[in-house]
RNA sequence: UGAACGGAGAGUUUGAUCCCGGCUCAGGACGAACGCUCUCGGCGUGCCUAAUACAUGCAAGUCGAGCGGGCGAUGCUUCGGCAUCGUUAGCGGCGGACGGGUGAGUAACGCGUGAGUGACCUAGCCUAGCGGUAGGGGAUAACUGCCCGAAAGGGUGGCUAAUCCCGUAUACGUCCAUCUCGCGGAGAGAUGGGGAAAGCUCGCAAGGGCGCCGCAGGGAGGGCUCGCGUCCCAUUAGGUGGUUGGUGGGGUAAUGGCCUACCAAGCCUUCGAUGGGUAGCUGGUCUGAGAGGACGGCCAGCCACACUGGGACUGAGACAAGGCCCAGACUCCUACGGGGGGCAGCAGUAAGGGAUCUUCGACAAUGGCCGAAAGGCUGAUCGAGCGACGCCGAGUGGGUGAUGAAGCUCUGCGGAGUGUAAAGCCCUUUCGCCGGGAAAGAGGAAGGUACGGUACCCGGAAAAGAAGCCCCGGCUAACUACGUGCCAGCAGCCGCGGUAAGACGUAGGGGGCGAGCGUUGUCCGGAAUUACUGGGCGUUAAGCGCGUGUAGGCGGGUUGGUAGGCGGCGUGUUAAAGGUAGGGGCUCAACCUCUAUAUGUCGCGCCGAACCACCAGUCUUGAGACGGGGAGGGGCAGGUGGAACGAUCGGAGAAGCGGUGAAAUGCGUUGAUACCGGUCAGAACACCAGUGGCGAAGGCGGCCUGCUAGAACCGUUCUGACGCUGAGACGCGAGAGCGCGGGGAGCGAACAGGAUUAGAUACCCUGGUAGUCCGCGCUGUAAACGAUGGACACUGGGCGUGGUGGGUAUCAACCCCCGCCGUGCCGGAGCUAACGUGGGUAGUGUCCCGCCUGGGGAGUACGGUCGCAAGGCUGAAACUCAAAGGAAUUGACGGGGGCCCGCACAAGCAGCGGAGCGUGUGGAUUAAUUCGAUGGUACGCGAAGAACCUCACCUACACUUGACAUGCACAGUAAAGCUCUAGAGAUAGAGCCCCCGCAAGGAUCUGUGUGCAGAUGCUGCAUGGCUGUCGUCAGCUCGUGCCGUGAGGUGUUGGGUUAAGUCCCGCAACGAGCGCAACCCUCGGACCUGGUUACUAGGUGUCCAGGUCGACCGCCGCGCGAAACGCGGAGGAAGGUGAGGAUGACGUCAAGUCAGCAUGGCUCUUACGUGUAGGGCUUCUCACACGCUACAAUGGGGAGGACAAUGGGAUGCCACCUGGCGACAGGGAGCUAAUCCUCAAACCUCUCCUCAGUUCAGAUCGCAGGCUGCAACUCGCCUGCGUGAAGUCGGAGUUGCUAGUAACCGCCGGUCAGCACACGGCGGUGAAUACGUACUCGGGCCUUGUACACACCGCCCGUCAAACCACGAAAGUCGGGAAGACACGAAGCCGUUGGAUGCCUUAAACAUCCGCGUCGAGUGCCGCCUCGGCGAUUGGGGUUAAGUCGUAACAAGGUAGCCGUACCGGAAGGUGCGGCUGGAUCACCUCCUUU
Repeated sequence: UGAACGGAGAGUUUGAUCCCGGCUCAGGACGAACGCUCUCGGCGUGCCUAAUACAUGCAAGUCGAGCGGGCGAUGCUUCGGCAUCGUUAGCGGCGGACGGGUGAGUAACGCGUGAGUGACCUAGCCUAGCGGUAGGGGAUAACUGCCCGAAAGGGUGGCUAAUCCCGUAUACGUCCAUCUCGCGGAGAGAUGGGGAAAGCUCGCAAGGGCGCCGCAGGGAGGGCUCGCGUCCCAUUAGGUGGUUGGUGGGGUAAUGGCCUACCAAGCCUUCGAUGGGUAGCUGGUCUGAGAGGACGGCCAGCCACACUGGGACUGAGACAAGGCCCAGACUCCUACGGGGGGCAGCAGUAAGGGAUCUUCGACAAUGGCCGAAAGGCUGAUCGAGCGACGCCGAGUGGGUGAUGAAGCUCUGCGGAGUGUAAAGCCCUUUCGCCGGGAAAGAGGAAGGUACGGUACCCGGAAAAGAAGCCCCGGCUAACUACGUGCCAGCAGCCGCGGUAAGACGUAGGGGGCGAGCGUUGUCCGGAAUUACUGGGCGUUAAGCGCGUGUAGGCGGGUUGGUAGGCGGCGUGUUAAAGGUAGGGGCUCAACCUCUAUAUGUCGCGCCGAACCACCAGUCUUGAGACGGGGAGGGGCAGGUGGAACGAUCGGAGAAGCGGUGAAAUGCGUUGAUACCGGUCAGAACACCAGUGGCGAAGGCGGCCUGCUAGAACCGUUCUGACGCUGAGACGCGAGAGCGCGGGGAGCGAACAGGAUUAGAUACCCUGGUAGUCCGCGCUGUAAACGAUGGACACUGGGCGUGGUGGGUAUCAACCCCCGCCGUGCCGGAGCUAACGUGGGUAGUGUCCCGCCUGGGGAGUACGGUCGCAAGGCUGAAACUCAAAGGAAUUGACGGGGGCCCGCACAAGCAGCGGAGCGUGUGGAUUAAUUCGAUGGUACGCGAAGAACCUCACCUACACUUGACAUGCACAGUAAAGCUCUAGAGAUAGAGCCCCCGCAAGGAUCUGUGUGCAGAUGCUGCAUGGCUGUCGUCAGCUCGUGCCGUGAGGUGUUGGGUUAAGUCCCGCAACGAGCGCAACCCUCGGACCUGGUUACUAGGUGUCCAGGUCGACCGCCGCGCGAAACGCGGAGGAAGGUGAGGAUGACGUCAAGUCAGCAUGGCUCUUACGUGUAGGGCUUCUCACACGCUACAAUGGGGAGGACAAUGGGAUGCCACCUGGCGACAGGGAGCUAAUCCUCAAACCUCUCCUCAGUUCAGAUCGCAGGCUGCAACUCGCCUGCGUGAAGUCGGAGUUGCUAGUAACCGCCGGUCAGCACACGGCGGUGAAUACGUACUCGGGCCUUGUACACACCGCCCGUCAAACCACGAAAGUCGGGAAGACACGAAGCCGUUGGAUGCCUUAAACAUCCGCGUCGAGUGCCGCCUCGGCGAUUGGGGUUAAGUCGUAACAAGGUAGCCGUACCGGAAGGUGCGGCUGGAUCACCUCCUUU
């Protein structure tokens, strides 16, 4: 310089946030499988399970040119036979150790990598050599005779050949022994000794070819050895007897305990031996940015195995897949005597399994074996077949085509979508199909061709034969309708479904991929979620309770050296394939191929400044020692003191004491308690005392003495890196607890009693045993905490305090200043998720150790180990959940705190709750008693008025385009109204009667038919609108800025003040909005204007209407630093919002209403619609709510007298007159109303009643009337007379009201034909009380705690009961594994002093056979170890919408909680002892900050 390559996140804990942390998803991959689907080709690939069992065929033979025969053919023949050709059983040679398969075993020098072999072997082939191949002998198969056997086979006699076997000769090399040189088992030399061979063929011959023997190279192959690397478990920590080494011997091609005899006692191991589990290893493959992780199928290298186990033989090579022997299991044949077999070769079968192919063709090519060759053999191989199993490639058509066809879907009914999509028209023919031609592969002469009539080429016909699968809530691209209704179902995670489901099913539409698409399984990734690259441990999981110290790791300054680490260069190797880059070949690609490159902590050589390491020396600053004077509850032992409690004795004394929220148990007249004195005993040490001291931690406190450890400061004398950390190990270790022996005052688990309580195994009280104390021994745990391991260095400050040294000053001490060590507070930078930390660090770095990896299960089980026990240490899994958690935020809540409001309490007045009645509700009843409202915020509520109507309910009778709206078609004339008849009526029938237009026809109406009407049917949890409530409470927010990673905060908090977020001041805030207030209405004063019907006879005061003024803390005084404001006063009709009303912020309650209305969806359609009559809503044992009337003398009755306001009034209000006791009736003036109609009552005066169920009260019932109305029976109101009930002031509890209010009194109105104790309004008379904010209720603000957020009506713990699941224990039982002891012991090698035979003259030696012995697979038996299955029963654990008991925890959770331990209890748990703050609140102390 260029090229190549190069890292993405999301969902889910919360009301929200940040962090920690797990779970899940998107990607890639596969020897895959399953579901749906499928046109073609190329290249690959295909039993991952039962190394389970195998039928059948084939997979290793070949050589006649090694040999003798046999058979066949041909030729010749002297007839004996010979020759040639072909073939071949046997002898002989070579090959069957290669090729092919599989991965069981193996954790090993097995594999990988790099070395060694001076400790070795190597047949054939290839390459290049040296020297030989002479001359003899012998046996045996085939064959033949006989015999045995079912068979497989075998025995014996006889004959014979060789490249069969054996001597002899020769010996270039070679081998052995000895000697010399040599470091020598190298090599060289010398002497002696030993040991070879085979022939066949071509040729007339010469000669050649192929062989044979000895030796030595190259190349190639192998054996053995070594360094390094190579999975998991320490709940496997010790292992080992040929074990480790030596000597001699044996054995091997060769080293070696490989084997043997003897000797020695070693050897391996925390750098993980031994044991257990799992596994063939590698090149590589997949993934990944990489580092890594996972894997090791195809291909290639190595290893191991061949039914299981053992063994050797042969051979160059085997302990031998298609060889042998033995044993075992299995299987086949059998004449029962005995034999045969081994597909983990290619096909194929059965079985197993989710699952894996043809009993194919060919030796044409490549290669292998044999042969001189021809050639033979070759399921190696090359090909074909089957399978979308994978990768790659191609197609299923192209153009045009809008009435945007039909169909389907949706619809707001207009339309939209599917959609140029289709049809139609024009065109093309890849692939496939049909017909024709036709390779390369195949050499250096010819022939030969499995694939294959294949690839490829040419021609032909026709859009003709060729599209599916998954998905559409978020992640994640893609939406609607219907069906369903927590059902059916979906689901990777979060989660959907309970009547409007974009999440289920179907359809339409859409998205993605495409001959595939999805699902499942597995691996890597994302996951920095094991962190080497690249994490953490104060509170989230995580610092050992503390120390001493071993191994190990790490280590100060300086000099010289070494060159191991480290780095560089060169070189060797790192097989091929694969990968990468660049080319090439199949039309492209996949695929194939060429070239280049890359590949290791590897070997060897050379070089290298620093650094690490090693060796030697030196230094003093780290560390240690020495000296000095001091500080200290450091430890151990002994002694000693006073106060208090208790006991006991004595005195004195009287009836109580004690205890609590209140009590009781208890003690006391046998004299307690209280008081005084004496004596005794045990335990603990007030004040001093302090975020003060000491110690490693636990911990340590009267005083004195003795012994003893450590630290700090100062001096700077000595040693000279002696250091830091520290796995194991060892020691110390509060309290409780345990053992033995003492002691025992107080306290005090357990226990007992008394209380409390629903209960009270507790809290409180009275007692009280272990224990607490001492000695000796054990235990070894705590919230053993700073929840913070140790060491060293560095990095702003301020203020205290303990120890110690120095400076200044001083006569001296103090004060003041500086340093070192310790101990605190506040804070800067930095760090932190935040909280916080902040020179004793949680900052910046280095070193070492310990520990963590989601929650639960569980610190549990099993195992091991320690302990007397209790128990400690170590420490899992199944299963289950999608969270569990930390910090902080906003709310809500608290039997937390502070401040403040409200008829909230208190203070008062009147009530309710008791009675009777009215009304409403519940309940009950009923044919129906229509429906709704249900804590506050339903219950005189919807309903401002149910006899019919209303009406929605019930019964009965009727109607069906309908009682009502509207369109169309057809038909018809009337319809309505009136009269009559039937009927309960609706209705039906009959009669009378008819509009416009000349007509056609039209309007209304009727009938028929069709679209449709109708529904007080459902859903207020689909909605609009309206309303209630918190609450007329003072709050709720926004913009910009600022703070915080963020939720969010600030503003809005604070100091004052207010009715008020009202106002003022302050302030990182500055402003603003909705609320508050004000503006509006009414009432109160004045003024102005106008005045009817008012008052009166004048226009004035009262009155009415409209308007204006008036009140603003404006004025004065006081208070506060100021202001806001408050208090008092003057004036004023009114004074501090003057009184009342209207007005209701953001929001809450899925609050109420589908029955007021509107409205989506659903439902009914001769009925859930419509009409009619009657009934019901008015029932009545009971309960509640709201009222009325009372219980009487502040009253009741009678007589007389006085004073309002708001309102209402034309089928109405009604003066006045008459009648009636009266309700009312009959007349009747006025009034469309400031004109007419509307008595006010309480009250006042007089009188009676005199405390009684009454001259109180009026319910109930009877009789007689009145009114309204079609109609008062169910079921109206009123009147008169009679009747005269309960009731004598109301339990627990509860309501309203703060002034013209409460209370009392009447009046009016709406509704309405009639019906008012209700509701709304009006006036009259007209009080009491408020000290105050502790308490109750509600609310506002600030703050605090929280495990709550559906927000305390929250959350939540444990037992018990039920179901299911996995696990532990368990008498035992069954099975597997590994060794051991003993016995028996096959084959076989080896040994053999036995026997026989052979060789040989004999012996020896050798060989064979028999016998014997060692070893030996295996079998039997014995006990042990270990792993697993089952197991009556048992133990805890987990999970499961609505079970039982309690209330332990979260707020001070109502006894603060928690930790360890001990005892106790249905259970959570309680209590004792010690500890912690991860405790609220108040007070005090100390310190800090500010003024």
The RNA shown here (small-subunit ribosomal RNA) has 1491 nucleotides and comes from a Chloroflexota bacterium. The RNAcentral record of the sequence draws on ENA. Its Rfam family is "Bacterial small subunit ribosomal RNA". Gene Ontology terms of the family: structural constituent of ribosome and ribosome. The source organism's lineage runs through Bacteria, Bacillati and Chloroflexota.